[in-house]
Molecule: transfer RNA
Organism: Candidatus Uhrbacteria bacterium
RNA sequence: GCCCACAUAGCUCAACGGAUAGAGCUGGCCCGUCCUAAGGGCAAGAUGGGGGUUCGAUUCCCUCUGGGGGCA
Numbered sequence: 001g002c003c004c005a006c007a008u009a010g011c012u013c014a015a016c017g018g019a020u021a022g023a024g025c026u027g028g029c030c031c032g033u034c035c036u037a038a039g040g041g042c043a044a045g046a047u048g049g050g051g052g053u054u055c056g057a058u059u060c061c062c063u064c065u066g067g068g069g070g071c072a
Stems, first nucleotide, its partner, number of pairs: 001071004006066002010025004018055001028042004048064005
């Protein structure tokens, strides 16, 4: 330099172009216990940036950024 795939919650992952973006773990609060623990309940928490297509974009297109892989 060229090519490929990727970027969603603190972490690991879901989501035929259409419902309020869903779960597990961690953390928080509560119950539990003499105190812990196990176990149970509740709430909070995310679409990398900018454009475009579309009635509607996490999803499709372009570009940038970041990390990864391959070729040279």